[in-house]
This is a predicted structure of a 100-nucleotide RNA (TPP riboswitch aptamer (THI element)) from a Beijerinckiaceae bacterium.
The coordinates come from a structure-prediction model, not an experiment, and the mean pLDDT is 75.
Taxonomically the source falls in Beijerinckiaceae (Bacteria, Pseudomonadati, Pseudomonadota, Alphaproteobacteria).
The model forms 100% of the base pairs in the Rfam consensus.
It matches the Rfam family "TPP riboswitch aptamer (THI element)". Rfam links the family to the GO term thiamine pyrophosphate binding.

RNA sequence: GCUGUGAGCUUGGGGUGCCCUUCGGGGCUGAGAGGCAUCUUGCCAACCCAUGGUACCUGAACCGGGUCAUGCCGGCGGAGGAAAGCUUGUCGAUGAAUGC
Numbered sequence: 001g002c003u004g005u006g007a008g009c010u011u012g013g014g015g016u017g018c019c020c021u022u023c024g025g026g027g028c029u030g031a032g033a034g035g036c037a038u039c040u041u042g043c044c045a046a047c048c049c050a051u052g053g054u055a056c057c058u059g060a061a062c063c064g065g066g067u068c069a070u071g072c073c074g075g076c077g078g079a080g081g082a083a084a085g086c087u088u089g090u091c092g093a094u095g096a097a098u099g100c
Base pairs, nucleotide, nucleotide: 001100002099006088007087008086009085010084011050012049013048014047017028018027019026020025034044035043036042037041056081057080058079062075063074064073065072
């Protein structure tokens, strides 16, 4: 300087990748890369998110950078979609918190 509001309960939405392996497991990033099964999918757990909406999806077998490799980083993105009700709190929105 920009941003602009906490918490709880119930219900709901979402993703689960890459590399190595003696197949026992190990490593990378991340909030999260898990387990089971009747295995086009479904169930459960943790985590995140619920219109005050970058949780997540589409674009995308995308573009640039980087890596052993990968949405690993950035762009795309002020894009188009995307799941709500109740209760409670006080900082007082003339900008404190949080994040950058």